Transfer RNA from a Pseudomonadota bacterium, 74 nucleotides, folded computationally. Rfam family: tRNA. Its family is annotated with triplet codon-amino acid adaptor activity in the Gene Ontology. The source organism's lineage runs through Bacteria, Pseudomonadati and Pseudomonadota. The coordinates come from a structure-prediction model, not an experiment, and the mean pLDDT is 81.
RNA sequence: GGUGAUAUAGCUCAACUGGUGAGAGCGGUACACUCAUAAUGUACAGGUUCUUGGUUCGAGUCCAAGUAUCACCA
Numbered sequence: 001g002g003u004g005a006u007a008u009a010g011c012u013c014a015a016c017u018g019g020u021g022a023g024a025g026c027g028g029u030a031c032a033c034u035c036a037u038a039a040u041g042u043a044c045a046g047g048u049u050c051u052u053g054g055u056u057c058g059a060g061u062c063c064a065a066g067u068a069u070c071a072c073c074a
Base pairs, nucleotide, nucleotide: 001073002072003071004070005069006068007067010026011025012024013023019057028044029043030042031041032040050066051065052064053063054062
């Protein structure tokens, strides 16, 4: 220098080739249970979906450019 993949909650990941409310596990907080802690159960909080622009009635999802990480080729 070229090609490809990935980027979504504090962490690890879903979201089936566009459809109305973006979820799960772990973690956090509160409560229940216990003599107490852990475990368990219930509830709650937590997201400008990497950035910018475009397409569309509608974008996490499609397109373009950029950024970061990883892999391969030279």